A computed fold for a 72-nucleotide RNA from Tolypocladium ophioglossoides, annotated as transfer RNA. RNAcentral holds the sequence, with entries from ENA and Rfam. It matches the Rfam family "tRNA". By type it is a transfer RNA. About the family: Transfer RNA (tRNA) molecules are approximately 80 nucleotides in length. Model confidence (mean pLDDT): 82 of 100. NCBI's taxonomy places the organism under Eukaryota, Fungi, saccharomyceta, sordariomyceta, Tolypocladium. RNAcentral records the identical sequence in 2 taxa.

């Protein structure tokens, strides 16, 4: 150089093109406790970047930028 496949919360993972993008661990708070953990409870918090196609895009399509793997 060519090719294939991946990018989603701090981390690991879901989501036929369709209702508010779901979960688990972390992480704040309350409850409980002298205090701490345990345990219950409420919460923050994410679609790699532009465009395009569609009424409607995490999903589909084109460039790019990460990572990986494979041929030369």
């Nucleotide at each position: 150089g060519c090719c294939u496949a991946a990018g989603u919360a701090g981390u690991u993972u879901a989501a036929c093109g369709g209702u508010u993008a779901a979960a688990a661990c972390c992480c704040u708070g309350a409850u409980u406790u002298c205090a701490u953990a345990c345990a219950u409870u409420a919460g923050u918090a994410a679609u790699a970047a532009a465009a395009g196609u569609u009424c409607a895009a995490u999903u589909c399509u084109u460039u790019u930028c990460u990572c990986a793997g494979g041929c030369u």